[in-house]
This is a predicted structure of a 72-nucleotide RNA (transfer RNA) from Anaerosporobacter mobilis DSM 15930. Its Rfam family is "tRNA". It is annotated as a transfer RNA. Rfam links the family to the GO term triplet codon-amino acid adaptor activity. Its mean pLDDT, the model's own confidence on a scale to 100, is 81.

């Protein structure tokens, strides 16, 4: 140095142009003598950073930064 791939709540990941989600961990309430299990709420995101494109970007382009793999 080329190519491919990944980055999205504390962790693991969905989400291919129209309100940012689940699961899981935290937390408050119901349940139980307790605990666990279950149910039912709640906080918690500048979608890696920067820029175009568009009424409208997490999504499409463009640079960048880090990780992982391949070639050389």
């Nucleotide at each position: 140095g080329c190519a491919c791939g990944a980055g999205u709540g504390g962790c693991u990941c969905a989400g291919u142009g129209g309100u940012g989600g689940a699961g899981u961990a935290u937390u408050g309430c119901c349940u139980u003598c307790c605990c666990a299990a279950g149910g039912c709420g709640a906080g918690g995101g500048u979608c890696g950073c920067g820029g175009g494109u568009u009424c409208g970007a997490a999504u499409c382009c463009c640079g960048u930064c880090u990780c992982g793999u391949g070639c050389u």